[in-house]
Annotation: Two RNAs folded together computationally: RNase P RNA and transfer RNA, 426 nucleotides in total. Its mean pLDDT, the model's own confidence on a scale to 100, is 78. It holds a member of the Rfam family "Bacterial RNase P class A". Rfam classes the family as a ribozyme. Rfam describes the family as follows. Ribonuclease P (RNase P) is a ubiquitous endoribonuclease, found in archaea, bacteria and eukarya as well as chloroplasts and mitochondria.
């Protein structure tokens, strides 16, 4: 210098003029009896790292529920820990990848049990289609019987794997070295798990098929739920007709008042101070926790956070995904461009 | 806001112990007919929305993604 690898920030900044939510303040202003309502001025404030996917995990609500079990449905899954609490997050450990920094990883049980493995292969969890050995029969071509999984061929998967002038009729862990892999002792380590060693044995795969094992879950969701509460509805008690109204008659129809209960337009409330945000400092590898000390930061309900102009920053230029809708902690999915930390690899120079 | 399906040939739909994807209508072509129609035959056809995993092996199971339908305002 180049190729990288991880974490972490940023998502333009000032200043003017115009415009918009909500908020407070105004002996403003106009409507109304009022109660309030609309207007206008001032003051400070107004989207996100994801606000999105609703994928988990919680607060709060309102339904069931005495209070424990059981069964059914669903998540989770190595071991420690962190935390309200998770399926995040730290640390570690197997396993996979990369030369390396470092990244992947739904990572319990297949010897509790059941299911399945199409095609091809002889044969798929138990096997003789060529081959190869033995006996027997023979028209000498071969056939039958048995043995063999060492060779061949089929397959994702064929009974640990390389060597043996061991053994055998021929073969085979049958048998010796090595080597791999499972349990078990025994050494390190909290634990998972390890490792020279010893023994023991050689077992297909699949649980993102049922299952088992341990652990956790009770439903639904702010369009939850709470008050007020219009019409129209249901229910009582009163009034009662010589009346009104159906365009003038006849027939026929309809009717007023109080009070009561449900209550689903419509308002308010729920709602933004909160496992909160900044920072010092102490514990801890780390997540993260504790103690101080400062700070208040959107709450709309057809839905505001926009335009313009100049300077700056810049090689130029402000363009990338992308708009709160109770609320929080994650994960996930989308992103143009810049920025800083550490570290790895080669190459050059000293 | 919230909350629950679905996606398979041009249209409408089946497919599930995971084992080389089907039907009906439509479409071509052919035979019937003077010809048309109906009627018989024969054939084409698909990125199983997309994308990564799980398996020997995925339309099917698992995760994310795009699209679309429905439901929650029950009398306005």
């Nucleotide at each position: 210098c180049a190729a990288g690898u991880a974490a972490g920030c940023u998502g333009g900044a000032c200043a003017g003029c115009c415009g918009c939510g909500g908020a407070u303040c105004g002996a403003g202003g106009c409507c109304g009896a009022a109660a309030g309502g609309c207007c206008c001025g001032a003051u400070a404030u107004g989207a996100g790292g994801a606000a999105a996917g609703u994928c988990c995990g919680g607060g709060c609500u309102c339904c069931g529920c005495a209070g424990g079990g059981c069964a059914a449905g669903g998540a989770u899954a190595a071991c420690g820990g962190g935390u309200a609490a998770c399926a995040c997050c730290c640390g570690c450990c197997g396993g996979g990848g990369g030369c390396g920094a470092c990244c992947c990883u739904a990572g319990g049980a297949a010897a509790a049990g059941g299911g399945c493995a199409a095609c091809a292969g002889a044969g798929a969890u138990a096997u003789a289609c060529c081959g190869c050995c033995a006996c027997g029969c023979u028209u000498u071509g071969g056939c039958g019987u048995g043995g063999u999984a060492a060779g061949g061929g089929u397959g994702g998967a064929a009974a640990g794997g390389c060597g043996g002038a061991g053994g055998u009729a021929a073969g085979a862990g049958c048998c010796c070295g090595c080597c791999c892999g499972a349990c078990g002792a025994c050494u390190g380590g909290g634990a998972a798990c390890u490792g020279c060693u010893c023994g023991u044995c050689g077992c297909u795969g699949u649980a993102a098929c049922c299952u088992c094992u341990a652990u956790c879950c009770g439903g639904a969701g702010c369009a939850a739920c709470g008050c007020c509460g219009u019409g129209g509805g249901a229910g009582a008690a009163c009034a009662u007709a010589u009346g009104g109204c159906c365009g003038g008659c006849c027939c026929g129809g309809c009717c007023g008042u109080u009070c009561u209960c449900a209550g689903g337009a419509g308002g308010c409330g729920g709602c933004u101070u909160g496992a909160c945000c900044g920072u010092a400092c102490c514990g801890g590898c780390a997540a993260c926790g504790g103690u101080g000390c400062g700070g208040c930061u959107a709450g709309a309900u057809a839905g505001a956070u926009g335009g313009c102009u100049g300077u700056c920053u810049u090689a130029a230029a402000a363009g990338a995904c992308a708009g709160a809708a109770c609320c929080c902690g994650g994960c996930u999915u989308a992103c143009a461009g810049g920025c800083u930390u550490a570290c790895u690899u080669g190459c050059c120079a000293c | 806001g919230g909350g629950a399906g679905c996606a398979u040939a041009g249209c409408u739909c089946a497919g599930c112990u995971g084992g080389u994807a089907g039907a009906g209508c439509g479409c071509a072509c052919g035979c019937c007919u003077u010809a048309c129609a109906c009627g018989c035959g024969u054939g084409a056809u698909g990125u199983c929305a997309c994308a990564g995993g799980u398996u020997c092996g995925a339309g099917c199971c698992c995760u994310g993604u795009u699209g679309u339908u429905c439901c929650c305002a029950c009398c306005a």